The prediction has a mean pLDDT of 87. The RNA shown here (c-di-GMP-I riboswitch aptamer) has 92 nucleotides and comes from Robertmurraya korlensis. It was read from a public genome assembly, where an Rfam model found it. Rfam family: c-di-GMP-I riboswitch aptamer. Rfam's curators write: GEMM was predicted in a large-scale screen for bacterial structured RNA regulatory elements. Taxonomically the source falls in Robertmurraya (Bacteria, Bacillati, Caryophanales, Bacillaceae).

[in-house]
RNA sequence: AACUGUAAAAGGCAAACUUCUCCGAAAGGGAAGGACGCAAAGCCGUGAGCCUAAUCGCUUGUUCAAAAGCGAAUGGUCGUCAGGUUGCCAGG
Numbered sequence: 001a002a003c004u005g006u007a008a009a010a011g012g013c014a015a016a017c018u019u020c021u022c023c024g025a026a027a028g029g030g031a032a033g034g035a036c037g038c039a040a041a042g043c044c045g046u047g048a049g050c051c052u053a054a055u056c057g058c059u060u061g062u063u064c065a066a067a068a069g070c071g072a073a074u075g076g077u078c079g080u081c082a083g084g085u086u087g088c089c090a091g092g
Stems, first nucleotide, its partner, number of pairs: 003091003012038002017033004022029002036079001042085003046082003049077003055072006
């Protein structure tokens, strides 16, 4: 140093759910509480997956509209996986 995470120590993060006169079209995010879990559940949405469709395109529709259907991230998710990068403790 690669690698490993049974036990210990110091600490850390925080799912579901609840609340909000917070942000957002939505998905989702933020704050406060909460604890299912997590050895990277630190950071980067870069690739795949998944979620959403304001907007755009096509179709239907309409006198024109409205409206409906389908498709598409440019929006999200790093607590889905991969990749990149940094790092605590113990073993080694």